A computed fold for a 74-nucleotide RNA from a Candidatus Dojkabacteria bacterium, annotated as transfer RNA. The prediction has a mean pLDDT of 81. Rfam family: tRNA. About the family: Transfer RNA (tRNA) molecules are approximately 80 nucleotides in length. Rfam classes the family as a transfer RNA.
RNA sequence: GGGCGAUUAGCUCAGCUGGUUAGAGCGUCACAUUGACAUUGUGAAGGUCACAGGUUCGAUUCCCGUAUCGCCCA
Numbered sequence: 001g002g003g004c005g006a007u008u009a010g011c012u013c014a015g016c017u018g019g020u021u022a023g024a025g026c027g028u029c030a031c032a033u034u035g036a037c038a039u040u041g042u043g044a045a046g047g048u049c050a051c052a053g054g055u056u057c058g059a060u061u062c063c064c065g066u067a068u069c070g071c072c073c074a
Stems, first nucleotide, its partner, number of pairs: 001073007010026004019057001028044005050066002053063002
């Protein structure tokens, strides 16, 4: 230098033939339960879907570029 893949909640990830509110598990907080913990149950908070531009009535999803990480080639 070239090619491929990944980037979504604090962590690990799903969601992608574009559509009404962006989700799960773990974690955190509150409440119930307990003499007190743990477990269990209920609920809540937490996201500029890496960044920027474009297409579209509408983009996490499609297109282009940038950044970071991983693999391969030279």